[in-house]
């Protein structure tokens, strides 16, 4: 100098307009029991501040961690 930071994990979120999926967790159906399968539920200060805007995960900026 460049890139990156979003759920426990891996990642989406298009041009700024109500933050989602898969896996995992929990509950249920099924089963003698369990697994698998199917149905459902919960889970977020979008790394930390500041700025712009009616409105910021998204734009600007400082810092911090990680990668090159």
């Nucleotide at each position: 100098g460049g890139g990156u930071a979003u759920a426990g994990c891996u990642c989406a979120a298009c041009u700024g307009g109500u933050a989602g999926a898969g896996c995992a967790a929990c509950g249920g159906u099924c089963u003698c029991c369990a697994a698998a399968a199917c149905c459902g539920u919960a889970g977020g200060u979008u790394g930390u501040g500041a700025g712009u805007u009616c409105a910021a995960g998204u734009c600007u900026u400082a810092c911090u961690g990680c990668c090159c």

A computed fold for a 68-nucleotide RNA from Mitsuokella jalaludinii, annotated as transfer RNA. The coordinates come from a structure-prediction model, not an experiment, and the mean pLDDT is 82. RNAcentral records the identical sequence in 8 taxa. It matches the Rfam family "tRNA". It is annotated as a transfer RNA. About the family: Transfer RNA (tRNA) molecules are approximately 80 nucleotides in length. The RNAcentral record of the sequence draws on MGnify.